[in-house]
Molecule: small-subunit ribosomal RNA
Organism: uncultured bacterium
RNA sequence: AAUUCGCCCUUAGAGUUUGAUCCUGGCUCAGGAUGAACGCUGGCGGCGUGCCUAAUACAUGCAAGUCGAACGAAGCGCCAAGGAUUGGAGAUUCGUCAAAGAUCUGAGGAUGACUUAGUGGCGGACGGGUGAGUAAUGCGUGAGCAACCUGCCUUAAAGAGGGGGACAACAGUUGGAAACGACUGCUAAUACCGCAUAACAUAUCUGGGAGGCAUCUUCCGGAUAUCAAAGGAGCAAUCCGCUUUAAGAUGGGCUCACGUCUGAUUAGCUGGUUGGUAAGGUAACGGCUUACCAAGGCGACGAUCAGUAGCCGGACUGAGAGGUUGAACGGCCACAUUGGGACUGAGAUACGGCCCAGACUCCUACGGGAGGCAGCAGUGGGGAAUAUUGCACAAUGGGGGAAACCCUGAUGCAGCAACGCCGCGUGAAGGAAGAAGGUUUUCGGAUUGUAAACUUCUUUUAUGAGGGACGAAGGAAGUGACGGUACCUCAUGAAUAAGCCCCGGCUAACUACGUGCCAGCAGCCGCGGUAAUACGUAGGGGGCGAGCGUUAUCCGGAUUUACUGGGUGUAAAGGGCGCGUAGGCGGGGAUGCAAGUCAGAUGUGAAAUCCACAGGCUUAACUUGUGAACUGCAUUUGAAACUGUAUCUCUUGAGUGCUGGAGAGGUAGAUGGAAUUCCUUGUGUAGCGGUGAAAUGCGUAGAUAUAAGGAAGAACACCAGUGGCGAAGGCGAUCUACUGGACAGUAACUGACGCUGAGGCGCGAAAGCGUGGGGAGCAAACAGGAUUAGAUACCCUGGUAGUCCACGCGGUAAACGAUGAGCACUAGGUGUUGGCAUAGCAAUAUGUCGGCGCCGAAGUUAACGCAUUAAGUGCUCCGCCUGGGGAGUACGUACGCAAGUAUGAAACUCAAAGGAAUUGACGGGGACCCGCACAAGCAGCGGAGCAUGUGGUUUAAUUCGAAGCAACGCGAAGAACCUUACCAGGGCUUGACAUCCUACUGAAAGGCCGAGUAAAAUUGGCCCCUCUUCGGACAGUAGAGACAGGUGGUGCAUGGUUGUCGUCAGCUCGUGUCGUGAGAUGUUGGGUUAAGUCCCGCAACGAGCGCAACCCUUAUGAUUAGUUGCUACGCAAGAGCACUCUAAUGGGACCGCUACCGACAAGGUGGAGGAAGGUGGGGACGACGUCAAAUCAUCAUGCCCCUUAUGACCUGGGCUACACACGUAAUACAAUGGUCGUUAACAGAGGGGAGCAAUACCGCGAGGUGGAGCAAAUCCCUAAAAACGGUCUCAGUUCGGAUCGCAGGCUGCAACCCGCCUGCGUGAAGUUGGAAUUGCUAGUAAUCGCGGAUCAGCAUGCCGCGGUGAAUACGUUCCCGGGCCUUGCACACACCGCCCGUCA
Repeated sequence: AAUUCGCCCUUAGAGUUUGAUCCUGGCUCAGGAUGAACGCUGGCGGCGUGCCUAAUACAUGCAAGUCGAACGAAGCGCCAAGGAUUGGAGAUUCGUCAAAGAUCUGAGGAUGACUUAGUGGCGGACGGGUGAGUAAUGCGUGAGCAACCUGCCUUAAAGAGGGGGACAACAGUUGGAAACGACUGCUAAUACCGCAUAACAUAUCUGGGAGGCAUCUUCCGGAUAUCAAAGGAGCAAUCCGCUUUAAGAUGGGCUCACGUCUGAUUAGCUGGUUGGUAAGGUAACGGCUUACCAAGGCGACGAUCAGUAGCCGGACUGAGAGGUUGAACGGCCACAUUGGGACUGAGAUACGGCCCAGACUCCUACGGGAGGCAGCAGUGGGGAAUAUUGCACAAUGGGGGAAACCCUGAUGCAGCAACGCCGCGUGAAGGAAGAAGGUUUUCGGAUUGUAAACUUCUUUUAUGAGGGACGAAGGAAGUGACGGUACCUCAUGAAUAAGCCCCGGCUAACUACGUGCCAGCAGCCGCGGUAAUACGUAGGGGGCGAGCGUUAUCCGGAUUUACUGGGUGUAAAGGGCGCGUAGGCGGGGAUGCAAGUCAGAUGUGAAAUCCACAGGCUUAACUUGUGAACUGCAUUUGAAACUGUAUCUCUUGAGUGCUGGAGAGGUAGAUGGAAUUCCUUGUGUAGCGGUGAAAUGCGUAGAUAUAAGGAAGAACACCAGUGGCGAAGGCGAUCUACUGGACAGUAACUGACGCUGAGGCGCGAAAGCGUGGGGAGCAAACAGGAUUAGAUACCCUGGUAGUCCACGCGGUAAACGAUGAGCACUAGGUGUUGGCAUAGCAAUAUGUCGGCGCCGAAGUUAACGCAUUAAGUGCUCCGCCUGGGGAGUACGUACGCAAGUAUGAAACUCAAAGGAAUUGACGGGGACCCGCACAAGCAGCGGAGCAUGUGGUUUAAUUCGAAGCAACGCGAAGAACCUUACCAGGGCUUGACAUCCUACUGAAAGGCCGAGUAAAAUUGGCCCCUCUUCGGACAGUAGAGACAGGUGGUGCAUGGUUGUCGUCAGCUCGUGUCGUGAGAUGUUGGGUUAAGUCCCGCAACGAGCGCAACCCUUAUGAUUAGUUGCUACGCAAGAGCACUCUAAUGGGACCGCUACCGACAAGGUGGAGGAAGGUGGGGACGACGUCAAAUCAUCAUGCCCCUUAUGACCUGGGCUACACACGUAAUACAAUGGUCGUUAACAGAGGGGAGCAAUACCGCGAGGUGGAGCAAAUCCCUAAAAACGGUCUCAGUUCGGAUCGCAGGCUGCAACCCGCCUGCGUGAAGUUGGAAUUGCUAGUAAUCGCGGAUCAGCAUGCCGCGGUGAAUACGUUCCCGGGCCUUGCACACACCGCCCGUCA
C1' cells in the first nucleotide's frame, strides 16, 4: 500500500459579463497521456517502440519443405574382373617374352548412412501479415450437445494369409515461339484393385436390467449381413511403420441466455417468410434444401432502414462512479488483386494450391501464355509522418526424417530514428583586487558574481592498451550470429560533451533601448496611438534539462447530462386543459412460496497487465517468482424482515346510497325594458357637429333640437363584492325545460376498486377560413380633413370585411399564479363565502367541514419573495431545460381549403447573453423647498455712428494663448522705438547671460572726432583713467572645452496658481447593528431654519471637514489720548480739549423681556425698549469632489527637439490691415433737456520728490513763464449733478456729435505708418430700436462727478470713492439652476447615454 471489517487515507482551483455585488451560465487556463508530427538544439548507455494515410501498384532476392531406411531409374565416387596404351624388374632361343607400376576405358557386376528429376508418404489448414468487410453466420461471460468430428500423440485389445493388373520416370516419334503437351512401347513400390479371415465395429430384427430431459440414453445378451492390412532397416536382439476396435488427450463444429455505437427528420418489416408432415443432405441439429399443408413470425422493452465500427484481456484518465480508446503483447474473428466455385484432405471452401469471370501488369513468332509482398527486406505513389534489399539457425520453437541432417525473413541478434521510459555525464573544493568587459544609474553606486582568472584535486564518460565472459542444455566431447560485445585492469588529460521556453494577470521570473494602433503579440482577459515589465533587441531573472517548446487528439478540472451528483415563479426549462391505454408506483392484518434481497459453499473469471512482498541485471527502466486481486457469471445450501406473488380477511383510501342547501356551470326555447341608429309625421330656424385649435362632414331640398308613432339588430346599467361557478378556455337581464359537477350531514352498502399517465381521444379566447343567414352600433382595410420637415400614425369626419346566428374548419395566446397532478406532515392572526352542530328569546358567541383573500413564525431562496391555497419537509408519476445569435428558421414528414400549425437541425459567428439586488446619474415621473429663477417693477442690450476685443479674410509678418455658461474692454495695471515673442535685411558663434582653466593687458563705462552702413550693429583715435598687504581683487582681450541659451513641443507627463458648480448645504469617518454581498443604518421621519440650523422621535451612539461664530469695516454711545484736527476764548499769538474729528480699549443685540401660535420643544408672528431686532449692512473666508476645465508665454519642472541656430545683436516694418460677422462699453436720439449766466455752493477716498504744485502774469484755449508751500490730518492735485435766473419751443433743431479741413499745444532721440489735447470751421447716422435677451429688492437700481494703479506720453477700460436718490415683489402654475425624499430604468464615457432600421 492493495483487499474484507474498523480506524485512516483519498476528493484543491483560477481568469473572464458589472461602477461595484450575489447568482445563473458559457468560454479559457494550470495536470496527465500519445505508434505522434513540426521548430530550435543534441554527449553516452540500457530496455522498448517505429505506414495511424492508398485493403494503392509492385522491380529483385528470400519467406515450406523433407524422406533413397517406401519405389524404379539416372548420375557421381570407389572396388574388382576384363580391355587398350605405356612401362621394362627380369628372362631370352636375341626373334622376342615379360612381372610390378602408370594412364585411359570399363556395356555388365559389386559397393556408398553420396546426389537426385519422377512415383509414393508426411507437411503445406501451423507459423507470419492485415483490419477491408462485419452491428451479428462476430466478440465477451456463463451454460448445453441425450445432435457431432478429431491426422500425428498416449493407453488397451486383436491382426497382417494369398494374389492381380496398371501408370509416371525412361526410350522413340511428334505439336508449339513459349508455357505446356499428344501418341506408341517398357517398368517398381508402404501407389492401385479383388479374394480369405474378423469383432467389444456398423446395419436390421430381437430378450432383459438401469437411468433420464419430451424425442430418448446406457448396460448384459441372441440371430443375420457387411468391411482390413505394407512393408522397410539391421548379422541379430530389435526398431520404425501398416490394419480394425475401444478409451484418453488435444483441436474443432453446433445450440441457447445475457451484454455489445448513433439516428424516429427511418414505423411498420417479412414469402422459405413462421410452424408442421415427409424426403434429401451434413461429421452433426436445423427451411440447410425440396414437395405438400397451415398463416404465421418480428416490432415503441425500437423491428426494418440508414450511418459508423473488427471484438475482448487490457491501455489512458479519474478520489470514485464513469468517460475515451483497442498501436505494441495475448485470446477470438474476418480477409489474402475483386467476385464466384468446388477438389484434395483428419482438418481448407486453402496468403506463397486448382478452376471460371472482371480489372490491371508483363512476355509473345499475335496463334497463345504468365502474375498476385495485408510474409521479411526493398521501390514508386499518397502523406505532417514511420527504419536495413543486414547476420545466424548458436539458443527457443516448428516441418520432414530411424538418424546424421535439411528447411525455417518464425525466432535470436545487429543497423537506422531523442519516438518513448529509465540511468549517467558535461567536473569538484578553495578563491574578493568583489578584476576586466557587459548592463544600468539618482553618477554615489548596483548587478552579472565565487561566476571567471588563479591554486589544489578527481577521471564517471569519451580515447588508447591489456585481459575477457554467462548465455551450452544431456554421460563425455563438440557446437556462439550477437562479439573481442558486456565486464575487469592500466594510461593520458578538465581534457571530448548545453540547450530550449518563458518573465502583464492567471503563473515562478524586471530593467534599458528601439518602435509609435505602425511593425507586431495573443491560450482567455487583452497589449501597441512618444516615457510599452505585454511588440523587437540587449542585460538580468525564472522553469525544465539532452532535451525544450508548438500543434493535434483523449480524459480531468466540468456537479457543464448530475447513478454517485443538477434543475424548471422571475436566470434555459411546467405540456393551454381534461379523460384515459400501456407502463411506473401503491392502505391495515394473517398464512404459504422464494423471483428480487441477504448469508455460506463450489466451479469459472486463460496467461500477461495492475497491486503487495521477495529475487536478478552496479541502480533504475526492464525482468523473474509468490501472493492478493480480477468488484463478474453460473450452480448449490440456507434466512424470510422488506419488495414481489398466491389465498383469506379488515375499513381508515376510493366509490355508492339517503337527506339538505348554494351557485353568471352547460344546452335549448320563450319573454322584457333602457339606449343607439333609421323611417314617417308635427313644432321650429340657421346653424349643427367636431377639436388643443380647426377643417373635412351634415344643413334653407329645413338639419341639430324637440314631441309622437314605427322598424331593426346588438348588448344586458343599478344589484356587483381581491363575491360565486367551471378542468381550462370561460360564464352576468328574466322565466321555463333538460343536464354536469362540487359541498355539508348521515354512516346503510362495496371492500384497495387507488395515484400518475408516454402514445391516443376530446375540449380549447381572440383573430382567421368555408357555406347560408343577419347587419343597429362599433370598426381593420380604404377615403377625406388636420398635425408635421414628412405623418402610409396618434386627433377628427365617413366607412367595408368583421363583430351576431346556424353548421363545419383551424388549434394557437403574456392559453399567467409566467408556479404539472396526487397524498401526508409542519406556529398563528384576520376577513369573506357555502353548510352543519351547540348555547341563547334574539342579537350573537363557540366549535367544525369546504372554498376565496390579506398579514406573518420556523423553514426555504441568488435575491425578490413563498410561507397549511408553499416556492417548507417527504413520497409517487408525467412534461421540459443544458451559453447567446443563426432560429422556432431551412429541409423532410404529418395535419389543414388556405392562412398556417406540429415536429425541428446545421454551417457560420460572439465571449458573453441573462436573473435579482446596490450606489449613482438621468426622466417632456411624483412630493417638498430655495435662488432677481419666473412674476411685479426700474434701467438697459439687440437698430445708429464711434471705442475696444474676437472670428474671418488679407499679409513678408499681421507673434502667442483664452472658446457655451465658466473665451471675446480676457493674459495686456496702458504695442510710436523699446516692450516684441512675428516678418525683411545686415552682421556674431563658448556666445547677450552663469561657473571653471590658461595666457596677456590695465582698464571698463562715458564724452569728443572719425571710419563703416541704406540705417544701425560694429570699429579706429583722443580725453578721462582703480585698489593693493604686490599674492591678488576687479575688468577686458585671446584660446580650449565642459557648457550657456531657447516666449521651441507636450497643461493629455507634472508642481504651483486659478476658474466653475457654489457661500450650494452638503461630504465623510469610528464603533455598533442589519444584509451571503455590493451596501444600508447614522444622514431617513415629524416640525423648524439662511443653513445636516436646532428640537422631538428612531438601532443607533459619537466624531471630523463644511454652516454659524471668532477677523476687518460700517451704524451707537462710554472711557482714555489729543497734533497738523477742533474752538463756548472779538482777531492773532497763546491757551484749552466740552463739541466735530482722529484712534485705542472695552460696552451694546441674546428671541434677553412681553402677548399669541407651536408639542410644555426648537422656533415663528406681533409689541415694548433701543443707535441698531431677529445672521443689523458689507467684506475676507470656498467642504468631499466634478469638468484629462485654464496656464510649459509669470514661475518651477520630466521627457523630446535646435546648437555658425528654433540661440543672441541691430535697423526698418508688423501686432493698428478691412467686402464682412459677433461680444463688451461709452455717446446719443433730446424739454425731468440743451445752452448761457449768477453764487460764499456742498464730498469721500486716494496720490505727490526725475513728484504734486498754490498766489501772480501771458494766451480765446490746450498751455506757457515762474516757483510760495509740501516726503504731507499741516501744502498741492480738487468736484459735478443739484440750487437760482435767462434763453431755445419740438425741428434732424441752439438735439447729436461722427467725419473732414486749417491752425496750434504737450510728451518724447523720434508722433508718416501709429499718441493725447486745444481753437476755428465742417455737421454724418440717429426721432427710443424685430425676433430674442441682460442687470437690479435699498442707501439698492438709475444718475452725477472725483481719485488711483500702469505710465515719458496715451482710457469711453479696470480698481476704488463719495453726491443726488426711486419703483415693485399678489405669489411659486410655468422657464432656468440647485437641495432633499420617492419611483422607473436595457444608462455607468452615466440622456451630448444607450440603441433600431435603411443606404454607402